Description
SAM riboswitch aptamer (S box leader) from Neofamilia massiliensis, 91 nucleotides, folded computationally. The source organism's lineage runs through Bacteria, Bacillati, Clostridia, Eubacteriales and Neofamilia (nom. nud.). RNAcentral holds the sequence, with entries from MGnify.
[in-house]
């Protein structure tokens, strides 16, 4: 860079000890009833392989937590659709 997917699913575990939800801005949340991270467990999208199990990778709060850009409707608030950006896999 190209293609596909992105409202499903998955923990009363162990260690750890204060942050986390991608980045910027705004909002809203999770968290000492224990964050991140690691291990274990689990899930099942893609690939390999193949006949139902294994391997590579990924994921395991909330829609990719929501909004930001464009369009439609609307007096506003807002609703809907699409894009962009991001994430993952394959090439």
């Nucleotide at each position: 860079c190209u293609c596909a997917u992105u409202g499903a699913g998955a923990g009363c575990g162990a260690u750890g000890g204060a942050g986390g939800g991608a980045a910027u801005g705004g909002g809203c949340c999770c968290u000492a009833u224990g964050a991140a991270a690691u291990c274990c467990g689990g899930c099942a999208a893609c690939c390999u392989a193949u006949u139902u199990a294994a391997g590579g990778u990924g994921c395991u709060a909330a829609a990719u937590c929501c909004c930001a850009c464009a369009g439609a409707c609307g007096a506003u608030a807002g609703u809907c659709u699409g894009a962009a950006a991001g994430a993952u896999g394959a090439g």